[in-house]
RNA sequence: AGAGUUUGAUCCUGGCUCAGAUUGAACGCUGGCGGCAUGCCUAACACAUGCAAGUCGAACGGUAACAGAACUAGCUUGCUAGUUGCUGACGAGUGGCGGACGGGUGAGUAAUAUAUAGGGAUCUGCCUAAUAGUGGGGGACAACGUGUGGAAACGCACGCUAAUACCGCAUACGCUCUACGGAGGAAAGUGGGGGAUCUUCGGACCUCAUGCUAUUAGAUGAACCUAUAUCGGAUUAGCUUGUUGGUGAGGUAAUGGCUCACCAAGGCGACGAUCCGUAGCUGGUUUGAGAGAAUGAUCAGCCACACUGGGACUGAGACACGGCCCAGACUCCUACGGGAGGCAGCAGUGGGGAAUAUUGCACAAUGGACGAAAGUCUGAUGCAGCAAUGCCGCGUGUGUGAAGAAGGCCUUCGGGUUGUAAAGCACUUUCAGAUGUGAGGAAAAGCAGUCUAUUAAUACUAGAUUGCCGUGACGUUAACAUCAGAAGAAGGACCGGCUAACUCCGUGCCAGCAGCCGCGGUAAUACGGAGGGUCCAAGCGUUAAUCGGAAUUACUGGGCGUAAAGCGCGCGUACGCGGAUAUUUAAGUCAGAUGUGAAAUCCCUGGGCUCAACCUAGGAACUGCAUUUGAAACUGGAUAUCUAGAGUAUGGUAGAGGUGAGUGGAAUUUCAGGUGUAGCGGUGAAAUGCGUAGAGAUCUGAAGGAACAUCAGUGGCGAAGGCGGACUCACUGGGCCAUUACUGACGCUGAGGUGCGAAAGCGUGGGUAGCAAACAGGAUUAGAUACCCUGGUAGUCCACGCCGUAAACGAUGAGAACUAGAUGUCGGGAGAAUCUGUCUUUCGGUGUCGCAGCUAACGCGUUAAGUUCUCCGCCUGGGGAGUACGCCGGCAACGGUAAAACUCAAAGGAAUUGACGGGGACCCGCACAAGCGGUGGAGCAUGUGGUUUAAUUCGAUGCAACGCGAAGAACCUUACCUGCCCUUGACAUACUCGGAACUUUCCAGAGAUGGAUUGGUGCCUUCGGGAAUCGAGAUACAGGUGCUGCAUGGCUGUCGUCAGCUCGUGUCGUGAGAUGUUGGGUUAAGUCCCGCAACGAGCGCAACCCUUGUCCUUAGUUGCCAGCACGUAAUGGUGGGAACUCUAGGGAGACUGCCGGUGACAAACCGGAGGAAGGUGGGGACGACGUCAAGUCAUCAUGGCCCUUAUGGGCAGGGCUACACACGUGCUACAAUGGCGAAUACAGAGGGUUGCCAACCAGCAAUGGUGCGCUAAUCCCUUAAAGCUCGUCGUAGUCCGGAUCGGAGUCUGCAACUCGACUCCGUGAAGUCGGAAUCGCUAGUAAUCGCGAAUCAGAAUGUCGCGGUGAAUACGUUCCCGGGUCUUGUACACACCGCCCGUCACACCAUGGAAGUAGGUUGCACCAGAAGUAGGUAGUCUAACCCUCGGGAGGACGCUUACCACGGUGUGGCUUAUGACUGGGGUGAAGUCGUAACAAGGUAACC
Repeated sequence: AGAGUUUGAUCCUGGCUCAGAUUGAACGCUGGCGGCAUGCCUAACACAUGCAAGUCGAACGGUAACAGAACUAGCUUGCUAGUUGCUGACGAGUGGCGGACGGGUGAGUAAUAUAUAGGGAUCUGCCUAAUAGUGGGGGACAACGUGUGGAAACGCACGCUAAUACCGCAUACGCUCUACGGAGGAAAGUGGGGGAUCUUCGGACCUCAUGCUAUUAGAUGAACCUAUAUCGGAUUAGCUUGUUGGUGAGGUAAUGGCUCACCAAGGCGACGAUCCGUAGCUGGUUUGAGAGAAUGAUCAGCCACACUGGGACUGAGACACGGCCCAGACUCCUACGGGAGGCAGCAGUGGGGAAUAUUGCACAAUGGACGAAAGUCUGAUGCAGCAAUGCCGCGUGUGUGAAGAAGGCCUUCGGGUUGUAAAGCACUUUCAGAUGUGAGGAAAAGCAGUCUAUUAAUACUAGAUUGCCGUGACGUUAACAUCAGAAGAAGGACCGGCUAACUCCGUGCCAGCAGCCGCGGUAAUACGGAGGGUCCAAGCGUUAAUCGGAAUUACUGGGCGUAAAGCGCGCGUACGCGGAUAUUUAAGUCAGAUGUGAAAUCCCUGGGCUCAACCUAGGAACUGCAUUUGAAACUGGAUAUCUAGAGUAUGGUAGAGGUGAGUGGAAUUUCAGGUGUAGCGGUGAAAUGCGUAGAGAUCUGAAGGAACAUCAGUGGCGAAGGCGGACUCACUGGGCCAUUACUGACGCUGAGGUGCGAAAGCGUGGGUAGCAAACAGGAUUAGAUACCCUGGUAGUCCACGCCGUAAACGAUGAGAACUAGAUGUCGGGAGAAUCUGUCUUUCGGUGUCGCAGCUAACGCGUUAAGUUCUCCGCCUGGGGAGUACGCCGGCAACGGUAAAACUCAAAGGAAUUGACGGGGACCCGCACAAGCGGUGGAGCAUGUGGUUUAAUUCGAUGCAACGCGAAGAACCUUACCUGCCCUUGACAUACUCGGAACUUUCCAGAGAUGGAUUGGUGCCUUCGGGAAUCGAGAUACAGGUGCUGCAUGGCUGUCGUCAGCUCGUGUCGUGAGAUGUUGGGUUAAGUCCCGCAACGAGCGCAACCCUUGUCCUUAGUUGCCAGCACGUAAUGGUGGGAACUCUAGGGAGACUGCCGGUGACAAACCGGAGGAAGGUGGGGACGACGUCAAGUCAUCAUGGCCCUUAUGGGCAGGGCUACACACGUGCUACAAUGGCGAAUACAGAGGGUUGCCAACCAGCAAUGGUGCGCUAAUCCCUUAAAGCUCGUCGUAGUCCGGAUCGGAGUCUGCAACUCGACUCCGUGAAGUCGGAAUCGCUAGUAAUCGCGAAUCAGAAUGUCGCGGUGAAUACGUUCCCGGGUCUUGUACACACCGCCCGUCACACCAUGGAAGUAGGUUGCACCAGAAGUAGGUAGUCUAACCCUCGGGAGGACGCUUACCACGGUGUGGCUUAUGACUGGGGUGAAGUCGUAACAAGGUAACC
C1' cells in the first nucleotide's frame, strides 16, 4: 500500500466482498511446562447454608461461662461441692466510638448526573495549632428481682441500682441574637505515679496521660450556585400557573419559589423548548498516518441503587446494602391468634444462557474499625484452587547417516517423490520425574539497658539508640545440586482466483462446497478420500463484534449537464457574507507568564525478576480550560469621511411584456334561397355515414363561435409558466443607451414565509363553429376493449373561485470578479468616410465555431461544465418506493413531507468493437425482372420419415440430410435377428513340447465342426542347430463397426472464389480501440490511381499450373496421303512421301500495346484498327482470417470409459428389399416440332488378357456355338442417336403412354423363393401438361440426342465423363433472397431463433389495512389516604425546671388539618403483540395469455 466482482472488451460512477488489528468472548479439533493477567456481557431473576462490623472493663452497674487465688464443707491430703468479683478476664445489659468507610451492582438518570474552569451565602466527628475552662447539684431508666401474657417472635406490671447516660444551677469569652438598651448559651470524668501537707483513711492535693466544654484558625470531607461540553428522533412545534419576576414571611448548615401570602404577566423555544426512544459519566480502551469512529470489562475518580414504592429517625455525616416505620409482591414458620426475611458482600445453589471459577487458606504482609495498649474483628486484602480466556517465555532433541532401504503415492514405465526423512552410529538432558539443600517477602511490637524531653521526681509517658527474644497463609516457595534415559511431550487450517501451496482415485447439477466471484450435468488442482505441499504452532480454525481498508457522510477529504443529486420561478424575514480611507477599541486572532489539566495508562530513558510479558523510578506528554500582561496587520465593535457597488432624477429608445374595452378580414360549420343531377364521402382496400323527401358541386344572403395564414427570423419581450390580427384606445411593469446632478454601502444570498405558476381536472354561471377523451358504429385482426374510418358528449372558449403539478429542460441555483480570439444577428450610442448603401469602436442581449483550462467520456469553453469568492437547495447501491403509516393542504381528484421489513450483487453513465433493424446511402450475384425448360398432379425408380418387425444394423436432419456414406445388400458384403458351436481365441509378439508344410478319400451334421484315412518326409547347416509352417499347453495378452465427433488428430461441408482478414513501426486516444483498410474516382477484385498521420508488409485477389482456341518448329508409327508410281469391285492396300490432318514435345501470340473520345494532365472507361483470339479469350485446379462445440470414434488414427466362456470369434437361415401413409431426388409420359416402319450421314472420350471379342452359323430375340485379331493411334467394344429422305397414323386415352399381371425363355452365379438383369408372346393402369408453391440456366450455355467409364460374377432411370444438334432474353435494380462497404439507432454480445413487460395460476417470505382483543406507559379530572413530618388541639397522661404548691412551662399519647405512597373510577394520548378477512410487494430451471419497451421495435418513445 491494495485486491476480487457489473462488460465481448474499456474508462468512470457505485455498492457488495476480502487481505490487517483487536476482544471479559463462545464453538469445533487438538493439547507438554512455567510466569503475569483476566474470568455472569444474559435474569437489578429467586436464593438453602456458612461467613462478610465490630470493639472498648483505662466510661458503668455488675459476674452467666472459663482460669487462678483465698475461704468453707465433705473428707479418701488432693478430689468433689459451695462461698468470695479478690485477680486474669468477660456472656447479657447501660454508655462511647464505629455500623455514612471498606465491598457489590449499573436498574434508574439526557441532567437534582459527569467532565473542565470558576463562584460565595455554608457545615465539617476523628486530626493539627491556639485561647479559656472543666465549679456545684438533681431525678431517672436498663441490667437485676418478683409476678404475669404469648406457640413463637416478643412483651406487660411492680420494685432496686450505676455511669463519660439524662437534666437544671453557677461562670463565661474572641460565640449567638439584638430594637444597640441588652439578652441568651457549656462541660465528665477515667487511668498511672507520688515527696511534703491534710484526712472522715474513701481521699483531698500535686503531677503525667487521656477525655470533656466553649471559641478561633487550619486540614480533610461534604453541600449549594454559574459557564461550557455531553446520543438519536421534527412522521415530537409549541411548552409552562409556583409557572417567570418582585415585596414580605417561613424554612434550611447555607443562597434560592425551597415553601406560603400578595402584586405584576411573565419565562423557555428552529442556536430545537416540550415529548418519545436509548444510555450511568470520566481518566481511559480498541482502531486509525492523522482527523476521527466505536467503546466505557479488569484498574482509578465521580454518581446512582440495595426485593418494589413511600417516609422519616438517629447522627459530624444517611433519608442509611448486612438500621427503623408503612404499603405491595414473593418466600418461610405457625398452636391460625400472629410472626420472620431480603447475597447488585465472599463462596455456593437453582434458573436463564453460546458462555464465565472454590460453599479453599490466612490475618504473615498492606490497609481499616475499636482500644492507652496487648489485642479483637476484617470473604477489604494477601495467597492458593479451576479455565490455553489472553499476553509472554521454554520444550517436544542434536550431529552424522544413500543401499537414495522398505512401504505409500504418482508415472511418459525410463523413473520421480515422500527423503537425510527413517533405520543405523555418536552425543546432549533444558522442561517434566526422583532425591536433597534452601533465600527473600520481617519490620514493628515485646523484654532488658543507655541518653534526651517532661516533672518537685531517679514515677509515668514520649523520642533516639544498644542487646535479647521472636512473628510466614503462600510453602513440598523461588533458586541450586545430584540421578536416569531420547527417554514423557504436535496439532490445526488451507492448497480455483483474491492468497503462499497440485496430483491421483471416487462421485456425475447427485452428494456436497462457498467470504466474494463461483465450482459439481463422466477426464472436478473448487465436492469426498489419499499422497504431496503451504501457513501458523500449544495452538489452529469457525462464528459474533469494533475500527481499518471506506475519500463509501469527504473538517482534514467527495459531489450535483448525461452516473444518485439545482427547489418550476420570483419577492422577502431570520441567519450567513460584504466596497474605500482615517482614528479608536481589543471580542475574535497572535505572543509571553501563572494556575489547573488526580494517579494509573500511552511515549522516552533507566532499574528489577536468567529474557520477555510483568513490575518499578524519573522525564516528557495530557494538543484542554481559566486568570493575567502585551501586540494591533486581518475579522468584529465605535466614530468620521469617500464614491468605483447599489439606487434616484433628466433626455432618448426597441419590444407577440401585462390588464381592460373596441374594431377587422379570410376560412370552417349551420340555416334560407337560386342553378343542377346521381352520386358524395372515406381508405392500403373497404364499410358504417350523407343523398332522388334532391346530397355533393356552384352562386347569393344570414347567423354564430373559435382561431389569427403570409410577414415569421437559432428575431423580440418576460423571473419562470408563457406571449403573435404590421389593428385602435386607456391603464401599467421591466429593460437598454446617453448626459450631467444627487443619496452615500442603502449590497448579495435567502431556512421558514409569501406570491406567480403550462396542460389536464374541480365548483358556480354563461357559451359551443371547429376539434375531440368517454361512448356508438364500420373496418383490420387468431383476438383488436387499439392503431384507420364515420359520428360524437364532457372539455377546449368567457367570468369568478380552486388545484399547484410537468422531460415546469440549458435535465446546468443566484450574485460578483478574472481568463485568447473569429464570425452572424437584435437594440442604443460615439467616431471616420468616397456621406441613403461603407468602415472603426463601445454598452446591453441572442447564436455558431474555437485557444488555454476542465471533464469518465460525450462535451463545455467571457451566456463556462475554466480560475476563485459568498449564500441557499440537494445526493450517498438497485429494488421495495416517491410507496405505507402519521401529519399538513385540498370540495374532490390528489399534492407536500416521508420510512421500514424483505430482497439482489449488481443497478448505472460515456465511449469501443461487432451483430441486428419491418434505418439510410452505394455496389454486386440467374437475387429479382426478361426469357427457356422443369418440379409440385400420373405411373415407376431411388432415398428419407413414420409404422411394422425376432431383425427391418448404423450414421447423415434447414440452406449445407433425404439417387447422401453405398463407384453398385441374392450368399459373401453385414455391422442386425434366430439357432448351433469355440474360449490364448479368426489375427500379432514372446515361451515350452511335438510334428515338414501340404494333401487324398470316407462317414455324421444345415454348416461350423468332429471322427477315420491316404500320399508326403522338404530347404540351409560350422551337424550343435536355424528359417518358414502346423498342432498342443500355460501366461502375458489378443479382439470389439461397443460408448463419447461435446475429450481429439486427420479429412470434409458451409458462408464463398465473397473480397476480404491481419501485422510491424509511427501517430491519436486515460483506455477498449482508432488510423493504415476511411474519402474522390475506378475495377470482377482492399484491382489500380489521386488525396490523406501515416509508411510499409503478410495471407487472400490477379498471375504463375492444366486444358481449349491460332500459328511456327521438331519428330513421323500403329496415325496421315497433296504430289509421283503400283494394285483393287472398293479401302494408305503397297512403294514412297513428311506437304496437310493428327499425334506430342518445344516455342510464338494479347500487353489496354496502337488510334480517337471521356476523365483530374491519373487510374480507368467507351469506341475503333489490326488480329485466330480483346480487355480475366472459354473452362478447370486452386478456397484468406475465421464461423457453425457443423459432419465423421462405422475409412483410418487416437485419450478416457466399458465387455473378456462375451458387447470377442465361427457357421446356417433370415433381415437390411416389410407398407394404411408423408416428403425429397429422378426416369417415362401425356403426344403430330410426334409415334411407328423403311432407307441413309456425321462424333468424341474411354475400356479391354480371369478381358474386349471380329467374321461366320443357330435363334423372332435375349443369347448360344465356333473362333481371327488385340497387352492396343495397329485388333475389339463400335451399328452413335437426334438429323436427313420416304411412307403411315389424323386428335382418339389413340398406331400416344407404357405400369401391372399371365405365360415362355436367356445369362451370370454353389444358389435368382424371399430378392437379379435381359428377351419374346399376351395384358394395356394412371396420365390429355399439373393448385398453393417452387427449381435450374446468360452461349457452344439452356434445351434436346445418343456414346463411354468406374463399381461389378450378375444387377443403373444413379454418379462421373464425352461429343452431336443448338436457342430465347437481360428495359433495368423499385421489390424478394444472399453478400460487400460506409453511416445511423440499440436496453442485443448465447449477439433478433436476441432482449424483455404485465395480468392470471401455484409455493414461500416479510409487510400495510382491518370489526376488534390483550398488555405496557403516560396526560387530565375525581375518590381514597398507611407510615411519617409539620401545624392545631378544649381529650388522657406526665421524673428533673419554676411555683404563691393551686398550678405552670415543657413533653408523651390521642384526635384533627395539610402534604403524600399504594390503590380505585372515568376519559384521552402513545406504543407493543395478536386478528377472520383483505391490499399491494418480493422471491421461486422449464405453467397460461398476449407482445408494451429496446431498431423508425413495426402507431417514435417519454413526463
Predicted 3D model of a 1503-nucleotide RNA (small-subunit ribosomal RNA) from an uncultured bacterium. RNAcentral holds the sequence, with entries from ENA, Greengenes and SILVA. Rfam family: Bacterial small subunit ribosomal RNA.